[in-house]
RNA sequence: AACAAUAUUUAAGCGCCAGGACCUUUAUGGUGCAUGAACCAUUAAGGUCGACGAGGAAGAGGGUUAUCGAAGAAUUCGGCGGAUCCCUCUCGGUGGCUUGUCACCGUAAAGCUUGCUUAAAACCGAAGAGUAAUUUUCGGGACAAGGAGCAAGUUGACAAGACAA
Numbered sequence: 001a002a003c004a005a006u007a008u009u010u011a012a013g014c015g016c017c018a019g020g021a022c023c024u025u026u027a028u029g030g031u032g033c034a035u036g037a038a039c040c041a042u043u044a045a046g047g048u049c050g051a052c053g054a055g056g057a058a059g060a061g062g063g064u065u066a067u068c069g070a071a072g073a074a075u076u077c078g079g080c081g082g083a084u085c086c087c088u089c090u091c092g093g094u095g096g097c098u099u100g101u102c103a104c105c106g107u108a109a110a111g112c113u114u115g116c117u118u119a120a121a122a123c124c125g126a127a128g129a130g131u132a133a134u135u136u137u138c139g140g141g142a143c144a145a146g147g148a149g150c151a152a153g154u155u156g157a158c159a160a161g162a163c164a165a
Base pairs, nucleotide, nucleotide: 014081015080016079017078019077020049021048022047023046024045025044027042028041029040030039031038052069053068054067058090059089060088061087062086063085091106092105093104094103095102097161098160099159100158101157110155111154112153113152114151115150116149117148118147123140124139125138126137127136128135129134
């Protein structure tokens, strides 16, 4: 350095589950019945579901139901925690240089306009796990908004000072 095996770790639109929905089993009762199966209700135990991606991090403190659309119209219901969101301050960047103020931003670090680029689930198909609810992987071909990037255009403060002409 390469190969192989084993173990651990992987999370921030992220994690979790006391409500709820659903599944399995036990027990009891009811409907029905020749009986059983079946169905319904309750109880207990165990389980499943519980947001699809895009975008988002200078530091500290504080705050909160923290941006954007997709799907759906059945639970993406309801709730808990966290969080890159917001505010203030500090630091930093742009506005030719320095300092201060102001404005806008956050290392891809100013604003505006136009154009271009940019998703996953859902859905279809296949294979697998599970008694089941459900779930994993692979393949197929789509569709978005905000923001960002790129390109072009345009605009870009005040005071003092320095430098150059």
This is a predicted structure of a 165-nucleotide RNA (glmS glucosamine-6-phosphate activated ribozyme aptamer) from uncultured Desulfosporosinus sp. Its mean pLDDT, the model's own confidence on a scale to 100, is 78. It matches the Rfam family "glmS glucosamine-6-phosphate activated ribozyme aptamer". Its family is annotated with regulation of gene expression and catalytic activity in the Gene Ontology. About the family: This entry contains a glucosamine-6-phosphate activated ribozyme that is found in the mRNA for GlmS. GlmS is an enzyme that uses fructose-6-phosphate and glutamine to generate glucosamine-6-phosphate. The ribozyme catalyses self cleavage of the glmS mRNA that is thought to regulate GlmS activity. Rfam classes the family as a riboswitch. It was read from a public genome assembly, where an Rfam model found it. Taxonomically the source falls in Desulfosporosinus (Bacteria, Bacillota, Clostridia, Desulfitobacteriaceae).